[in-house]
The RNA shown here (transfer RNA) has 76 nucleotides and comes from a Candidatus Saccharimonadota bacterium.
The coordinates come from a structure-prediction model, not an experiment, and the mean pLDDT is 81.
Its Rfam family is "tRNA". Its family is annotated with triplet codon-amino acid adaptor activity in the Gene Ontology.
The RNAcentral record of the sequence draws on ENA.
The source organism's lineage runs through Bacteria, Bacteria candidate phyla and Candidatus Saccharimonadota.
RNA sequence: GGGGAUAUAACUCAGUGGCUAGAGUGCUUGCAUCACACGCAAGAAGUCGCAGGUUCGAGUCCUGCUAUCCCCACCA
Numbered sequence: 001g002g003g004g005a006u007a008u009a010a011c012u013c014a015g016u017g018g019c020u021a022g023a024g025u026g027c028u029u030g031c032a033u034c035a036c037a038c039g040c041a042a043g044a045a046g047u048c049g050c051a052g053g054u055u056c057g058a059g060u061c062c063u064g065c066u067a068u069c070c071c072c073a074c075c076a
Base pairs, nucleotide, nucleotide: 001072002071003070004069005068006067007066010025011024012023013022018056027043028042029041030040031039049065050064051063052062053061
C1' cells in the first nucleotide's frame, strides 16, 4: 500500500428497514437470613464507534473516517 472482519448497557452478546432497542452476567434497593452467600421481587444503566447520504421510516442499506484484529504485497 491492497483486501476482509468487528464496533449495540460496566462486561459477554442478540437484534427481517416498522410499537418507546433487548437478554445473560454485574450493579442498586427490597424480601428472606443472627449475618453472608444462594434464592425471590423491583429498579437504574444506551448519542447503537464518528460524520454524512438513501428512505415516509435506519442499530439494520450506501459513502467517508477512526479504532482493534486477520490475510496479502513491499521495504529493511